RNA sequence: GAAGUCCGCCAGGCAGCCGCUGUGUACCUCGUGUGCAUGGAGGAAAGUCCGGGCCCCAUAGAGCAGGAUGCCGGCUAACGGCCGGGCGUCGUGAGGCGAUGGAAAGUGGCACAGAAAACAAACCGCCUAAGUCCGCAAGGACCGGCAAGGGUGAAAAGGUGAGGUAAGAGCUCACCGCAGUCCGUGGCAACACGGCUGGCACGCUAAACCCCAUCCGGGGCAAGGCCAAAUAGGGAAGCGAUGGCGCUGCUCGCGCCGCUUCCGGGUAGGCUGCUAGAGCGGCGCGGUAACGCGCCGCCCAGAGGAAUGGCUGCCGGGCAGCUUCGGCUGUCUUACAGAACCCGGCUUAUCGGCGGACUUCCAAU
Numbered sequence: 001g002a003a004g005u006c007c008g009c010c011a012g013g014c015a016g017c018c019g020c021u022g023u024g025u026a027c028c029u030c031g032u033g034u035g036c037a038u039g040g041a042g043g044a045a046a047g048u049c050c051g052g053g054c055c056c057c058a059u060a061g062a063g064c065a066g067g068a069u070g071c072c073g074g075c076u077a078a079c080g081g082c083c084g085g086g087c088g089u090c091g092u093g094a095g096g097c098g099a100u101g102g103a104a105a106g107u108g109g110c111a112c113a114g115a116a117a118a119c120a121a122a123c124c125g126c127c128u129a130a131g132u133c134c135g136c137a138a139g140g141a142c143c144g145g146c147a148a149g150g151g152u153g154a155a156a157a158g159g160u161g162a163g164g165u166a167a168g169a170g171c172u173c174a175c176c177g178c179a180g181u182c183c184g185u186g187g188c189a190a191c192a193c194g195g196c197u198g199g200c201a202c203g204c205u206a207a208a209c210c211c212c213a214u215c216c217g218g219g220g221c222a223a224g225g226c227c228a229a230a231u232a233g234g235g236a237a238g239c240g241a242u243g244g245c246g247c248u249g250c251u252c253g254c255g256c257c258g259c260u261u262c263c264g265g266g267u268a269g270g271c272u273g274c275u276a277g278a279g280c281g282g283c284g285c286g287g288u289a290a291c292g293c294g295c296c297g298c299c300c301a302g303a304g305g306a307a308u309g310g311c312u313g314c315c316g317g318g319c320a321g322c323u324u325c326g327g328c329u330g331u332c333u334u335a336c337a338g339a340a341c342c343c344g345g346c347u348u349a350u351c352g353g354c355g356g357a358c359u360u361c362c363a364a365u
Base pairs, nucleotide, nucleotide: 001361002360003359004358005357006356007355008354009353010352012315013314014313015312016311017310018309020040021039022038023037024036025035026034027033042336046347047346049345050344051343052342053341054220055219056218057217061252062251063250064249066216067215068214069213070212071085072084073083074082075081086100087098088097089096090095101211102210106209107208108205109204110203123150124149125146126145127144131142132141133140134139158176159175160174161173162172163171177200178198179197180196182195183194184193185192186191224272225271226270227269234263235262236261237260238259239258243257244256245255246254247253279298280297281296282295283294284293285292286291316333317332318331319330320329321328322327
C1' cells in the first nucleotide's frame, strides 16, 4: 500500500417561527379554553416465528394421544435463544456453516442405467488344477471354480503392497481403515492420543416411519375488571341425577347444578387494564465469554381511529461536476421504514458514517 474476516456504536446537531399531544401547575368567559414548565416513534417499532410476565378457564391432578428439542458444559425468568468447547465440513488464513443422538431393536426407500442395489451378483471376462469324453500330440468340449480386471451407476461384498493359488479372494501377512459395556493418559464432559484383541457388520438414507433422552395444560389485552343504559326475565325443540355441563382431543378423577340447539329482539357507551420495568447508564470485582454481584446516578411516549410534525438559517454529512488539491459550485437531508399491554430472542428489509481487533499478499528498511 492492497485485499479480506469478526465485533461494537451512530441513524444528524444548534437556533427561531408555526402546529399536535401526555404530565404538572396557574387563571378564566368552565369551552375542542389560555399561559408557563417539562416529555414525545426504531435498529429493526416489521414478521407473529419461539419463550415468558400478566389475565381467565379453575378447586387443582394423573395417564394416553399429540407436539417440540436433539453432541458436551455453562448463562438466563424461560427458550428452538446466547456463550464456550468437541466433532464434521468450506476457506492459504483470520473465520464461516452444520435439521450435530441411534442404521447391530424393527419396518420402509435408493428412479434410470446395470448381471446385480443389501442374507444383493455374472454382461464382457480369467482359470481348466481335480473329474468325464474326443484326439498321436498340441489342444478342444462338458462339468466346475472366480469376483481380483473391465463396463453401468451417486453408491457395487474396505484400500495399498507382498505372498499364495489352476486362476483368484483377508485366503495369509504388513500398514491404513473399521469394530470392541477392553486397558492406560488428558479432560467435569462431548472427545482426543496411545496400547491390546478381532479378519471384521455387505453401503447410504431417520428434514422416512421408528427407537432413545429431555421438556410441554388451554386460550389470549379483541385477555380481564368496574360503571351506566336499553330490550322481549320473548318463542320452539331436546337431555334431565342411572343425568347435563366444565377442565384442548380421549380415559380416570375432581368441581358445579342445570345444560344444548334454532328463530327473534336490545346494547356495542364510559372508565380501567396502560406504562417504574426480569428498566437504563457509569464505576468496581469475579468469569475465556455469555453473564453475575456490589455501589452510585437517571425516569427516557402512553394515543384511543390513533399525537410525536412543517418551514427557515447555520454547521455536519452524502452524491455529482470542476480543481492551482487549499477548495469551489450545485443538489439531497437520507435508505428500510412508524409505538398500540410489556419484555428476552430469532428472522427479514436497509442510505450512509465512525471505531476496534485479527488474517493474507506486495514493496522498502
This is a predicted structure of a 365-nucleotide RNA (Bacterial RNase P class A) from a Betaproteobacteria bacterium. The coordinates come from a structure-prediction model, not an experiment, and the mean pLDDT is 79. NCBI's taxonomy places the organism under Bacteria, Pseudomonadati, Pseudomonadota, Betaproteobacteria.